[in-house]
Molecule: transfer RNA
Organism: Candidatus Bathyarchaeota archaeon
RNA sequence: GGGCGAGUAGUUCAGGGGUAUGAAUGCCUGGUUUGCAACCAGGAAGUCGAGGGUUCAAAUCCCUCCUCGUCCACCA
Repeated sequence: GGGCGAGUAGUUCAGGGGUAUGAAUGCCUGGUUUGCAACCAGGAAGUCGAGGGUUCAAAUCCCUCCUCGUCCACCA
RNA backbone atom coordinates (compact mmCIF):
# COMPACT_ATOMS: atom_id res chain seq x y z
P G A 1 -0.98 3.72 3.64
O5' G A 1 -0.83 2.83 2.34
C5' G A 1 -0.68 3.37 1.03
C4' G A 1 -0.67 2.26 0.00
C3' G A 1 -1.94 1.37 0.00
O3' G A 1 -3.00 1.94 -0.74
C1' G A 1 0.00 0.00 0.00
P G A 2 -4.50 1.64 -0.29
O5' G A 2 -4.75 0.15 -0.76
C5' G A 2 -4.84 -0.17 -2.15
C4' G A 2 -5.05 -1.65 -2.35
C3' G A 2 -6.22 -2.26 -1.61
O3' G A 2 -7.47 -2.06 -2.27
C1' G A 2 -4.33 -3.60 -1.27
P G A 3 -8.83 -2.05 -1.40
O5' G A 3 -9.05 -3.57 -1.02
C5' G A 3 -9.30 -4.53 -2.02
C4' G A 3 -9.49 -5.90 -1.42
C3' G A 3 -10.50 -6.03 -0.30
O3' G A 3 -11.84 -6.06 -0.78
C1' G A 3 -8.55 -7.19 0.30
P C A 4 -13.02 -5.44 0.09
O5' C A 4 -13.17 -6.45 1.32
C5' C A 4 -13.55 -7.79 1.11
C4' C A 4 -13.39 -8.61 2.38
C3' C A 4 -14.12 -8.07 3.60
O3' C A 4 -15.50 -8.36 3.61
C1' C A 4 -11.92 -8.68 4.21
P G A 5 -16.52 -7.35 4.33
O5' G A 5 -16.23 -7.57 5.89
C5' G A 5 -16.52 -8.83 6.50
C4' G A 5 -15.99 -8.89 7.90
C3' G A 5 -16.48 -7.82 8.87
O3' G A 5 -17.78 -8.08 9.36
C1' G A 5 -14.16 -8.07 9.10
P A A 6 -18.73 -6.86 9.78
O5' A A 6 -18.08 -6.30 11.11
C5' A A 6 -18.07 -7.09 12.28
C4' A A 6 -17.21 -6.48 13.37
C3' A A 6 -17.65 -5.09 13.87
O3' A A 6 -18.70 -5.16 14.81
C1' A A 6 -15.32 -5.11 13.50
P G A 7 -19.70 -3.89 14.94
O5' G A 7 -18.83 -2.81 15.69
C5' G A 7 -18.26 -3.10 16.97
C4' G A 7 -17.48 -1.91 17.50
C3' G A 7 -18.34 -0.67 17.78
O3' G A 7 -17.93 -0.03 18.98
C1' G A 7 -16.60 -0.15 16.24
P U A 8 -18.74 -0.22 20.30
O5' U A 8 -20.23 0.12 19.89
C5' U A 8 -20.73 1.46 19.95
C4' U A 8 -22.17 1.49 20.35
C3' U A 8 -22.53 0.77 21.64
O3' U A 8 -22.25 1.56 22.78
C1' U A 8 -24.06 0.14 19.98
P A A 9 -21.76 0.83 24.10
O5' A A 9 -22.95 0.99 25.15
C5' A A 9 -23.28 2.28 25.67
C4' A A 9 -23.60 2.19 27.15
C3' A A 9 -22.59 1.43 27.99
O3' A A 9 -22.43 2.05 29.25
C1' A A 9 -24.73 0.48 28.28
P G A 10 -21.21 3.13 29.41
O5' G A 10 -20.09 2.19 30.08
C5' G A 10 -18.82 2.75 30.43
C4' G A 10 -17.99 1.69 31.16
C3' G A 10 -17.75 0.44 30.35
O3' G A 10 -16.63 0.57 29.51
C1' G A 10 -18.56 -0.16 32.50
P U A 11 -16.64 -0.11 28.02
O5' U A 11 -16.62 -1.68 28.31
C5' U A 11 -15.47 -2.30 28.89
C4' U A 11 -15.71 -3.78 29.08
C3' U A 11 -16.18 -4.52 27.84
O3' U A 11 -15.09 -4.92 27.01
C1' U A 11 -17.58 -5.08 29.66
P U A 12 -15.34 -5.12 25.41
O5' U A 12 -16.22 -6.44 25.34
C5' U A 12 -15.68 -7.69 25.74
C4' U A 12 -16.72 -8.79 25.55
C3' U A 12 -17.40 -8.80 24.20
O3' U A 12 -16.61 -9.43 23.21
C1' U A 12 -19.02 -9.01 25.91
P C A 13 -16.91 -9.14 21.63
O5' C A 13 -18.40 -9.67 21.49
C5' C A 13 -19.30 -9.02 20.62
C4' C A 13 -20.68 -9.53 20.93
C3' C A 13 -21.74 -9.15 19.92
O3' C A 13 -21.72 -10.04 18.84
C1' C A 13 -22.54 -8.75 22.12
P A A 14 -22.54 -9.65 17.47
O5' A A 14 -24.04 -9.95 17.94
C5' A A 14 -25.11 -9.41 17.23
C4' A A 14 -26.43 -9.77 17.92
C3' A A 14 -27.64 -9.21 17.19
O3' A A 14 -28.05 -10.05 16.14
C1' A A 14 -27.78 -8.73 19.50
P G A 15 -27.98 -9.53 14.61
O5' G A 15 -29.10 -8.38 14.60
C5' G A 15 -30.41 -8.67 15.10
C4' G A 15 -31.10 -7.39 15.52
C3' G A 15 -31.23 -6.35 14.44
O3' G A 15 -32.38 -6.60 13.67
C1' G A 15 -30.51 -5.35 16.47
P G A 16 -32.39 -6.39 11.98
O5' G A 16 -31.49 -5.04 11.80
C5' G A 16 -32.07 -3.78 11.40
C4' G A 16 -31.53 -3.39 10.03
C3' G A 16 -31.88 -4.38 8.93
O3' G A 16 -32.31 -3.84 7.70
C1' G A 16 -29.53 -4.28 9.19
P G A 17 -32.26 -2.88 6.80
O5' G A 17 -32.77 -1.53 7.47
C5' G A 17 -34.17 -1.18 7.36
C4' G A 17 -34.42 0.04 8.22
C3' G A 17 -35.84 0.27 8.60
O3' G A 17 -35.91 0.78 9.94
C1' G A 17 -35.04 2.15 7.46
P G A 18 -36.62 -0.12 11.00
O5' G A 18 -37.62 0.87 11.70
C5' G A 18 -37.15 2.13 12.24
C4' G A 18 -38.28 2.93 12.81
C3' G A 18 -39.40 2.10 13.42
O3' G A 18 -39.91 2.79 14.55
C1' G A 18 -40.27 3.39 11.64
P U A 19 -39.31 2.51 15.97
O5' U A 19 -38.69 3.95 16.35
C5' U A 19 -39.50 5.07 16.58
C4' U A 19 -39.43 5.44 18.06
C3' U A 19 -38.24 4.83 18.82
O3' U A 19 -37.62 5.83 19.62
C1' U A 19 -40.27 4.32 19.93
P A A 20 -36.17 6.34 19.20
O5' A A 20 -35.17 5.25 19.74
C5' A A 20 -35.07 5.03 21.11
C4' A A 20 -34.77 3.57 21.35
C3' A A 20 -34.92 3.18 22.81
O3' A A 20 -35.54 1.91 22.91
C1' A A 20 -32.68 2.81 22.09
P U A 21 -37.12 1.76 23.22
O5' U A 21 -37.19 1.37 24.77
C5' U A 21 -37.03 2.31 25.79
C4' U A 21 -36.80 1.53 27.07
C3' U A 21 -36.28 0.13 26.86
O3' U A 21 -35.24 -0.19 27.78
C1' U A 21 -38.35 0.03 28.02
P G A 22 -33.90 -0.92 27.27
O5' G A 22 -34.43 -2.28 26.62
C5' G A 22 -34.44 -2.49 25.26
C4' G A 22 -34.10 -3.92 24.92
C3' G A 22 -33.24 -4.70 25.93
O3' G A 22 -34.04 -5.37 26.86
C1' G A 22 -32.24 -4.79 23.79
P A A 23 -33.30 -5.93 28.25
O5' A A 23 -32.39 -7.15 27.80
C5' A A 23 -32.98 -8.37 27.41
C4' A A 23 -31.91 -9.41 27.12
C3' A A 23 -30.94 -9.67 28.27
O3' A A 23 -31.46 -10.58 29.21
C1' A A 23 -29.74 -9.37 26.26
P A A 24 -31.00 -10.48 30.75
O5' A A 24 -29.51 -11.04 30.79
C5' A A 24 -29.25 -12.38 30.45
C4' A A 24 -27.76 -12.58 30.25
C3' A A 24 -26.89 -12.15 31.42
O3' A A 24 -26.83 -13.14 32.45
C1' A A 24 -25.99 -11.30 29.43
P U A 25 -26.81 -12.70 34.00
O5' U A 25 -25.40 -11.99 34.20
C5' U A 25 -24.19 -12.74 34.11
C4' U A 25 -22.99 -11.82 33.97
C3' U A 25 -22.81 -10.79 35.07
O3' U A 25 -22.23 -11.34 36.25
C1' U A 25 -22.55 -9.74 32.97
P G A 26 -22.61 -10.67 37.66
O5' G A 26 -21.92 -9.24 37.64
C5' G A 26 -20.51 -9.11 37.64
C4' G A 26 -20.10 -7.69 37.34
C3' G A 26 -20.59 -6.63 38.32
O3' G A 26 -19.82 -6.57 39.50
C1' G A 26 -20.94 -5.88 36.12
P C A 27 -20.52 -6.19 40.90
O5' C A 27 -20.97 -4.67 40.71
C5' C A 27 -19.99 -3.65 40.52
C4' C A 27 -20.66 -2.30 40.35
C3' C A 27 -21.67 -1.93 41.43
O3' C A 27 -21.06 -1.43 42.61
C1' C A 27 -22.59 -1.49 39.31
P C A 28 -21.72 -1.72 44.04
O5' C A 28 -23.00 -0.76 44.09
C5' C A 28 -22.84 0.64 44.04
C4' C A 28 -24.19 1.33 44.04
C3' C A 28 -25.17 0.86 45.12
O3' C A 28 -24.92 1.47 46.36
C1' C A 28 -26.28 0.94 43.04
P U A 29 -25.29 0.65 47.71
O5' U A 29 -26.88 0.69 47.75
C5' U A 29 -27.56 1.94 47.90
C4' U A 29 -29.06 1.73 47.86
C3' U A 29 -29.61 0.65 48.77
O3' U A 29 -29.73 1.06 50.12
C1' U A 29 -30.59 0.42 46.64
P G A 30 -29.61 -0.08 51.27
O5' G A 30 -30.96 -0.90 51.17
C5' G A 30 -32.21 -0.29 51.48
C4' G A 30 -33.38 -1.16 51.05
C3' G A 30 -33.44 -2.56 51.66
O3' G A 30 -33.94 -2.57 53.00
C1' G A 30 -33.86 -2.70 49.36
P G A 31 -33.51 -3.77 53.99
O5' G A 31 -34.23 -5.05 53.40
C5' G A 31 -35.65 -5.12 53.36
C4' G A 31 -36.12 -6.39 52.70
C3' G A 31 -35.63 -7.67 53.33
O3' G A 31 -36.38 -8.05 54.48
C1' G A 31 -35.39 -7.80 50.97
P U A 32 -35.63 -8.69 55.74
O5' U A 32 -35.10 -10.11 55.21
C5' U A 32 -36.02 -11.11 54.80
C4' U A 32 -35.28 -12.28 54.17
C3' U A 32 -34.13 -12.84 54.99
O3' U A 32 -34.60 -13.76 55.98
C1' U A 32 -33.43 -12.51 52.77
P U A 33 -34.06 -13.60 57.49
O5' U A 33 -32.53 -14.03 57.43
C5' U A 33 -32.16 -15.35 57.11
C4' U A 33 -30.65 -15.49 57.05
C3' U A 33 -29.91 -14.93 58.24
O3' U A 33 -29.91 -15.82 59.36
C1' U A 33 -28.84 -14.26 56.21
P U A 34 -30.24 -15.23 60.79
O5' U A 34 -28.97 -14.34 61.16
C5' U A 34 -29.04 -13.39 62.24
C4' U A 34 -27.64 -12.88 62.55
C3' U A 34 -26.86 -12.42 61.34
O3' U A 34 -27.14 -11.09 60.98
C1' U A 34 -25.53 -13.88 62.65
P G A 35 -27.35 -10.72 59.45
O5' G A 35 -25.88 -10.85 58.82
C5' G A 35 -24.88 -9.91 59.18
C4' G A 35 -23.53 -10.36 58.68
C3' G A 35 -23.43 -10.62 57.18
O3' G A 35 -23.28 -9.43 56.43
C1' G A 35 -22.43 -12.40 58.35
P C A 36 -23.88 -9.37 54.92
O5' C A 36 -22.94 -10.36 54.09
C5' C A 36 -21.58 -10.03 53.87
C4' C A 36 -20.84 -11.17 53.19
C3' C A 36 -21.41 -11.65 51.88
O3' C A 36 -21.07 -10.81 50.78
C1' C A 36 -20.86 -13.52 53.22
P A A 37 -22.10 -10.69 49.57
O5' A A 37 -22.09 -12.14 48.88
C5' A A 37 -20.95 -12.60 48.16
C4' A A 37 -21.08 -14.05 47.84
C3' A A 37 -22.25 -14.42 46.92
O3' A A 37 -21.96 -14.20 45.56
C1' A A 37 -22.19 -15.91 48.76
P A A 38 -23.11 -13.66 44.58
O5' A A 38 -24.22 -14.82 44.56
C5' A A 38 -23.95 -16.07 43.94
C4' A A 38 -25.03 -17.07 44.29
C3' A A 38 -26.45 -16.66 43.92
O3' A A 38 -26.77 -16.94 42.57
C1' A A 38 -26.42 -17.39 46.15
P C A 39 -27.69 -15.93 41.73
O5' C A 39 -29.10 -16.02 42.47
C5' C A 39 -29.85 -17.20 42.48
C4' C A 39 -31.04 -17.08 43.41
C3' C A 39 -31.96 -15.91 43.11
O3' C A 39 -32.87 -16.20 42.07
C1' C A 39 -31.50 -15.97 45.41
P C A 40 -33.39 -15.03 41.10
O5' C A 40 -34.39 -14.18 42.01
C5' C A 40 -35.56 -14.77 42.51
C4' C A 40 -36.31 -13.79 43.41
C3' C A 40 -36.53 -12.41 42.83
O3' C A 40 -37.62 -12.36 41.92
C1' C A 40 -35.75 -12.21 45.03
P A A 41 -37.61 -11.34 40.70
O5' A A 41 -37.85 -9.93 41.39
C5' A A 41 -39.08 -9.66 42.03
C4' A A 41 -39.07 -8.29 42.69
C3' A A 41 -38.61 -7.12 41.83
O3' A A 41 -39.62 -6.66 40.95
C1' A A 41 -37.54 -6.99 43.92
P G A 42 -39.18 -6.04 39.53
O5' G A 42 -38.51 -4.64 39.92
C5' G A 42 -39.30 -3.59 40.44
C4' G A 42 -38.46 -2.51 41.07
C3' G A 42 -37.56 -1.72 40.15
O3' G A 42 -38.25 -0.74 39.39
C1' G A 42 -36.36 -2.28 42.09
P G A 43 -37.65 -0.29 37.94
O5' G A 43 -36.33 0.52 38.30
C5' G A 43 -36.40 1.71 39.07
C4' G A 43 -35.02 2.22 39.43
C3' G A 43 -34.13 2.59 38.26
O3' G A 43 -34.47 3.87 37.72
C1' G A 43 -32.89 1.37 39.85
P A A 44 -34.10 4.20 36.16
O5' A A 44 -32.57 4.61 36.21
C5' A A 44 -32.13 5.68 37.02
C4' A A 44 -30.62 5.68 37.15
C3' A A 44 -29.85 5.70 35.84
O3' A A 44 -29.74 7.01 35.31
C1' A A 44 -28.96 4.03 37.23
P A A 45 -29.81 7.21 33.72
O5' A A 45 -28.48 6.49 33.18
C5' A A 45 -27.20 6.95 33.57
C4' A A 45 -26.13 5.93 33.20
C3' A A 45 -26.05 5.60 31.73
O3' A A 45 -25.28 6.55 31.02
C1' A A 45 -26.04 3.61 32.99
P G A 46 -25.91 7.54 29.89
O5' G A 46 -25.18 7.08 28.56
C5' G A 46 -25.14 5.73 28.19
C4' G A 46 -24.70 5.59 26.76
C3' G A 46 -25.05 6.77 25.85
O3' G A 46 -24.09 6.89 24.83
C1' G A 46 -26.25 4.85 25.18
P U A 47 -23.11 8.16 24.69
O5' U A 47 -23.69 9.04 23.50
C5' U A 47 -25.00 9.53 23.49
C4' U A 47 -25.25 10.37 22.28
C3' U A 47 -24.78 9.77 20.96
O3' U A 47 -25.75 8.87 20.45
C1' U A 47 -24.10 12.04 21.13
P C A 48 -25.73 8.25 19.04
O5' C A 48 -25.06 6.81 19.17
C5' C A 48 -23.66 6.55 19.38
C4' C A 48 -23.46 5.10 19.02
C3' C A 48 -23.14 4.85 17.56
O3' C A 48 -22.19 3.80 17.46
C1' C A 48 -25.07 3.63 18.17
P G A 49 -21.25 3.65 16.17
O5' G A 49 -20.00 4.57 16.41
C5' G A 49 -19.45 4.74 17.75
C4' G A 49 -18.21 5.59 17.67
C3' G A 49 -18.33 6.85 16.83
O3' G A 49 -18.91 7.91 17.56
C1' G A 49 -16.39 5.68 16.22
P A A 50 -19.86 8.96 16.75
O5' A A 50 -18.84 9.84 15.90
C5' A A 50 -17.91 10.71 16.55
C4' A A 50 -17.13 11.52 15.54
C3' A A 50 -17.98 12.24 14.49
O3' A A 50 -18.51 13.46 14.96
C1' A A 50 -16.25 11.10 13.40
P G A 51 -19.97 13.95 14.38
O5' G A 51 -19.66 14.45 12.91
C5' G A 51 -18.80 15.55 12.69
C4' G A 51 -18.44 15.67 11.23
C3' G A 51 -19.59 15.76 10.26
O3' G A 51 -20.20 17.05 10.23
C1' G A 51 -18.03 14.25 9.43
P G A 52 -21.79 17.15 9.88
O5' G A 52 -21.92 16.73 8.35
C5' G A 52 -21.46 17.59 7.32
C4' G A 52 -21.38 16.87 5.99
C3' G A 52 -22.70 16.43 5.36
O3' G A 52 -23.43 17.49 4.76
C1' G A 52 -21.15 14.68 5.18
P G A 53 -25.05 17.39 4.66
O5' G A 53 -25.33 16.23 3.62
C5' G A 53 -24.97 16.40 2.26
C4' G A 53 -25.16 15.12 1.47
C3' G A 53 -26.60 14.63 1.34
O3' G A 53 -27.33 15.32 0.35
C1' G A 53 -25.18 12.82 1.88
P U A 54 -28.93 15.46 0.50
O5' U A 54 -29.49 13.99 0.29
C5' U A 54 -29.39 13.34 -0.97
C4' U A 54 -30.00 11.96 -0.91
C3' U A 54 -31.40 11.90 -0.38
O3' U A 54 -32.38 12.20 -1.37
C1' U A 54 -30.10 10.23 0.65
P U A 55 -33.58 13.22 -1.02
O5' U A 55 -34.48 12.38 0.00
C5' U A 55 -35.07 11.16 -0.41
C4' U A 55 -35.64 10.43 0.77
C3' U A 55 -36.55 11.24 1.67
O3' U A 55 -37.87 11.37 1.15
C1' U A 55 -35.03 9.98 2.98
P C A 56 -38.62 12.82 1.23
O5' C A 56 -38.96 12.96 2.78
C5' C A 56 -39.42 14.21 3.31
C4' C A 56 -39.90 14.00 4.73
C3' C A 56 -38.95 13.28 5.66
O3' C A 56 -37.98 14.15 6.21
C1' C A 56 -41.07 12.30 5.85
P A A 57 -36.46 13.68 6.26
O5' A A 57 -36.52 12.51 7.33
C5' A A 57 -36.83 12.79 8.69
C4' A A 57 -37.04 11.53 9.47
C3' A A 57 -35.85 10.56 9.48
O3' A A 57 -34.91 10.93 10.47
C1' A A 57 -37.84 9.37 9.04
P A A 58 -33.35 10.83 10.11
O5' A A 58 -33.07 9.27 10.02
C5' A A 58 -33.33 8.42 11.14
C4' A A 58 -32.24 7.38 11.29
C3' A A 58 -30.85 7.97 11.55
O3' A A 58 -30.10 7.09 12.37
C1' A A 58 -30.82 6.74 9.55
P A A 59 -30.10 7.26 13.89
O5' A A 59 -29.11 6.11 14.43
C5' A A 59 -27.72 6.28 14.24
C4' A A 59 -27.02 4.95 14.18
C3' A A 59 -27.25 4.19 12.87
O3' A A 59 -26.30 4.54 11.90
C1' A A 59 -27.65 2.76 14.75
P U A 60 -26.75 4.72 10.31
O5' U A 60 -27.26 3.27 9.89
C5' U A 60 -26.37 2.16 9.94
C4' U A 60 -27.14 0.88 9.68
C3' U A 60 -27.76 0.82 8.28
O3' U A 60 -27.64 -0.50 7.75
C1' U A 60 -29.44 0.60 9.94
P C A 61 -26.51 -0.79 6.63
O5' C A 61 -26.97 0.09 5.38
C5' C A 61 -27.83 -0.45 4.37
C4' C A 61 -27.99 0.53 3.24
C3' C A 61 -26.73 1.29 2.84
O3' C A 61 -25.92 0.51 1.98
C1' C A 61 -28.52 2.80 3.03
P C A 62 -24.30 0.71 1.95
O5' C A 62 -24.11 2.10 1.20
C5' C A 62 -24.43 2.24 -0.17
C4' C A 62 -24.12 3.65 -0.64
C3' C A 62 -22.72 4.16 -0.28
O3' C A 62 -21.74 3.69 -1.18
C1' C A 62 -24.33 5.80 0.26
P C A 63 -20.22 3.50 -0.69
O5' C A 63 -19.66 4.98 -0.56
C5' C A 63 -19.54 5.80 -1.70
C4' C A 63 -19.03 7.18 -1.31
C3' C A 63 -17.78 7.20 -0.44
O3' C A 63 -16.60 7.02 -1.18
C1' C A 63 -19.39 8.69 0.43
P U A 64 -15.32 6.30 -0.51
O5' U A 64 -14.75 7.41 0.45
C5' U A 64 -14.23 8.62 -0.08
C4' U A 64 -13.94 9.62 1.03
C3' U A 64 -13.06 9.12 2.16
O3' U A 64 -11.67 9.14 1.83
C1' U A 64 -14.92 10.24 3.07
P C A 65 -10.70 8.03 2.49
O5' C A 65 -10.60 8.48 4.01
C5' C A 65 -10.02 9.71 4.35
C4' C A 65 -10.33 10.09 5.79
C3' C A 65 -9.80 9.14 6.84
O3' C A 65 -8.42 9.32 7.12
C1' C A 65 -12.03 9.74 7.36
P C A 66 -7.55 8.09 7.67
O5' C A 66 -8.04 7.96 9.19
C5' C A 66 -7.85 9.02 10.11
C4' C A 66 -8.42 8.66 11.46
C3' C A 66 -7.99 7.32 12.03
O3' C A 66 -6.71 7.39 12.64
C1' C A 66 -10.32 7.54 12.28
P U A 67 -5.76 6.09 12.59
O5' U A 67 -6.43 5.10 13.65
C5' U A 67 -6.53 5.48 15.01
C4' U A 67 -7.34 4.47 15.79
C3' U A 67 -6.94 3.02 15.62
O3' U A 67 -5.82 2.66 16.41
C1' U A 67 -9.28 3.19 15.42
P C A 68 -4.82 1.51 15.87
O5' C A 68 -5.66 0.16 16.11
C5' C A 68 -6.03 -0.25 17.43
C4' C A 68 -6.96 -1.42 17.39
C3' C A 68 -6.50 -2.63 16.59
O3' C A 68 -5.55 -3.43 17.31
C1' C A 68 -8.75 -2.18 16.07
P G A 69 -4.49 -4.34 16.45
O5' G A 69 -5.39 -5.51 15.87
C5' G A 69 -6.03 -6.44 16.75
C4' G A 69 -6.90 -7.39 15.98
C3' G A 69 -6.23 -8.15 14.86
O3' G A 69 -5.49 -9.26 15.33
C1' G A 69 -8.30 -7.32 14.10
P U A 70 -4.14 -9.72 14.55
O5' U A 70 -4.69 -10.35 13.20
C5' U A 70 -5.50 -11.51 13.22
C4' U A 70 -6.07 -11.79 11.85
C3' U A 70 -5.07 -11.88 10.72
O3' U A 70 -4.43 -13.16 10.66
C1' U A 70 -6.87 -10.51 10.06
P C A 71 -2.94 -13.25 10.05
O5' C A 71 -3.13 -13.20 8.47
C5' C A 71 -3.78 -14.26 7.80
C4' C A 71 -4.13 -13.88 6.39
C3' C A 71 -2.95 -13.44 5.51
O3' C A 71 -2.19 -14.54 5.01
C1' C A 71 -4.74 -11.94 5.22
P C A 72 -0.63 -14.35 4.65
O5' C A 72 -0.65 -13.42 3.35
C5' C A 72 -1.19 -13.89 2.15
C4' C A 72 -1.28 -12.79 1.11
C3' C A 72 0.02 -12.08 0.76
O3' C A 72 0.84 -12.83 -0.11
C1' C A 72 -1.68 -10.48 1.06
P A A 73 2.46 -12.64 -0.08
O5' A A 73 2.68 -11.18 -0.71
C5' A A 73 2.35 -10.92 -2.05
C4' A A 73 2.48 -9.44 -2.35
C3' A A 73 3.84 -8.80 -2.06
O3' A A 73 4.79 -9.04 -3.08
C1' A A 73 2.12 -7.43 -1.20
P C A 74 6.33 -9.16 -2.73
O5' C A 74 6.74 -7.65 -2.37
C5' C A 74 6.67 -6.65 -3.37
C4' C A 74 6.94 -5.30 -2.77
C3' C A 74 8.24 -5.15 -1.98
O3' C A 74 9.36 -4.94 -2.83
C1' C A 74 6.46 -4.22 -0.73
P C A 75 10.82 -5.47 -2.35
O5' C A 75 11.22 -4.43 -1.22
C5' C A 75 11.44 -3.06 -1.55
C4' C A 75 11.74 -2.26 -0.30
C3' C A 75 12.86 -2.80 0.57
O3' C A 75 14.16 -2.42 0.09
C1' C A 75 11.00 -2.23 1.92
P A A 76 15.34 -3.46 0.23
O5' A A 76 15.73 -3.39 1.78
C5' A A 76 16.20 -2.18 2.34
C4' A A 76 16.17 -2.26 3.84
C3' A A 76 16.92 -3.43 4.45
O3' A A 76 18.31 -3.20 4.56
C1' A A 76 14.78 -3.24 5.44